[in-house]
Context: one part of a larger RNA
Molecule: large-subunit ribosomal RNA, domain IV
Organism: Thermaurantimonas aggregans
RNA sequence: GUCGUGGCUAAGGAACUAGGCAAAUUGACCCCGUAACUUCGGGAUAAGGGGACCCUGACGGAGACGUUGGGGCGCAGAGAAAUGGCCCAGGCGACUGUUUAUCAAAAACACAGGACUCUGCGAAUUCGAAAGAAGAAGUAUAGGGUCUGACACCUGCCCGGUGCCGGAAGGUUAAGAGGAGGGGUUAGCCUUAAGGCGAAGCUCUGAAUUGAAGCCCCGGUAAACGGCGGCCGUAACUAUAACGGUCCUAAGGUAGCGAAAUUCCUUGUCGGGUAAGUUCCGACCUGCACGAAUGGUGUAACGAUCUGGGCACUGUCUCAGCCACGAGCUCG
Numbered sequence: 001g002u003c004g005u006g007g008c009u010a011a012g013g014a015a016c017u018a019g020g021c022a023a024a025u026u027g028a029c030c031c032c033g034u035a036a037c038u039u040c041g042g043g044a045u046a047a048g049g050g051g052a053c054c055c056u057g058a059c060g061g062a063g064a065c066g067u068u069g070g071g072g073c074g075c076a077g078a079g080a081a082a083u084g085g086c087c088c089a090g091g092c093g094a095c096u097g098u099u100u101a102u103c104a105a106a107a108a109c110a111c112a113g114g115a116c117u118c119u120g121c122g123a124a125u126u127c128g129a130a131a132g133a134a135g136a137a138g139u140a141u142a143g144g145g146u147c148u149g150a151c152a153c154c155u156g157c158c159c160g161g162u163g164c165c166g167g168a169a170g171g172u173u174a175a176g177a178g179g180a181g182g183g184g185u186u187a188g189c190c191u192u193a194a195g196g197c198g199a200a201g202c203u204c205u206g207a208a209u210u211g212a213a214g215c216c217c218c219g220g221u222a223a224a225c226g227g228c229g230g231c232c233g234u235a236a237c238u239a240u241a242a243c244g245g246u247c248c249u250a251a252g253g254u255a256g257c258g259a260a261a262u263u264c265c266u267u268g269u270c271g272g273g274u275a276a277g278u279u280c281c282g283a284c285c286u287g288c289a290c291g292a293a294u295g296g297u298g299u300a301a302c303g304a305u306c307u308g309g310g311c312a313c314u315g316u317c318u319c320a321g322c323c324a325c326g327a328g329c330u331c332g
């Protein structure tokens, strides 16, 4: 000199960095005080201040102790250790929980609540060739499946396609039933001795007709799977188009939200914050390609969540220095 762990540091104080990562600050207890917002419970230890040791007088008290006055010592009185940094704004998820044992703890899963659907009990459903069992020693305020995900306000239009439910008139349609007709065989008959015809029986086939569900068909159903337009013109500046025309569709996206965990162009434009802001917040709407239980929009509380800003604080940095212990090194 290097590495690890710990301690201290002038002035500055995030200038470091992808990012305050790491470290520092704060800290138990008592007193005062405490905003927006809110589901009135919270938020809240909000924030922000003050106090504390020892001796002694008075007062209160049964006492512990408390209040008040005077005094004392140390660098330091919660004298060590342990023991929240805080605030503002936004995204997501309501919340406590759960998860990738061994790179992911989350916005993912679950959740209470909501909805649809199946199931009348020897239930549906599940396991099992079955017996049997779970469901359940339960009975529709119950049990199974699917989707959504507290709460508030809501949840628009489309049943043409696919699925599911209902319907049964007609069409199509299997096995089966049916058995017209045809073939084989041959007693016999015919015959110019090649051959032909051919009953019964046996046998191989086999048309019409009949024949269920399903499908076609008819209706219902979207908190079922899903879907939710284009072009052209038009107002007394311009611009824009409440309005009109036309084509197509099952129907043409309603409320709300919107450069968003969604916006390509894009660092959109305007405003805020900064001396300076591709991020952030508030708007605008030109939504490449939001949108209503594949839920829409809000939302107090909550979060080892993510994003932006600020105060405090600091060796993160300007820019490095010193100290302690251990390793490294040598020998064994």
Stems, first nucleotide, its partner, number of pairs: 002327008011318002015316001020313001029051004037042001039150001053072008073077001085311007092303002097109002113148007125134003151298004156228003161225002163221005170216003176210002181205005188197003229247005256290001257287001268284005